A computed fold for a 116-nucleotide RNA, annotated as FMN riboswitch aptamer (RFN element). The model forms 86% of the base pairs in the Rfam consensus. Its Rfam family is "FMN riboswitch aptamer (RFN element)". Rfam describes the family as follows. The RFN element is a highly conserved domain that is found frequently in the 5'-untranslated regions of prokaryotic mRNAs that encode for flavin mononucleotide (FMN) biosynthesis and transport proteins. The coordinates come from a structure-prediction model, not an experiment, and the mean pLDDT is 84.
RNA sequence: GUAAAACUUCAGGGUGGGGUGCAAUUCCCCGACCGGCGGUAUAGUCCGCGAGCCAAAAGGCCGAACCGUUGCAACUACGGUACCGACAGUGACAGUCUGGAUGAGAGAAGAAAUUA
Numbered sequence: 001g002u003a004a005a006a007c008u009u010c011a012g013g014g015u016g017g018g019g020u021g022c023a024a025u026u027c028c029c030c031g032a033c034c035g036g037c038g039g040u041a042u043a044g045u046c047c048g049c050g051a052g053c054c055a056a057a058a059g060g061c062c063g064a065a066c067c068g069u070u071g072c073a074a075c076u077a078c079g080g081u082a083c084c085g086a087c088a089g090u091g092a093c094a095g096u097c098u099g100g101a102u103g104a105g106a107g108a109a110g111a112a113a114u115u116a
Stems, first nucleotide, its partner, number of pairs: 002116003007110004015031005032096002034085002036049004044083002052061003065081005087099003
């Protein structure tokens, strides 16, 4: 220095106004805001994973983007215009409220010693 096992810590963000109504941060109108992890020219919309959902298990399911510009290279940057969003709860249908969750986790970082 490399590898393996064990260890520690960290690891999800976001709503205002108006309308209807007995009742809505859930519906309707206008506007705002948010974006887990790894890969790759920097990614919510590419590839893969986690989470979530179904299942006794094996396993299965699982959203959304185009155009232009620069460049050797960008579905990732810049400009423009779009789009998407688990489950349960609720006096009424939720990406942003409440809850499972002081959880789990892709993974990230660290430390020191052991073995090879």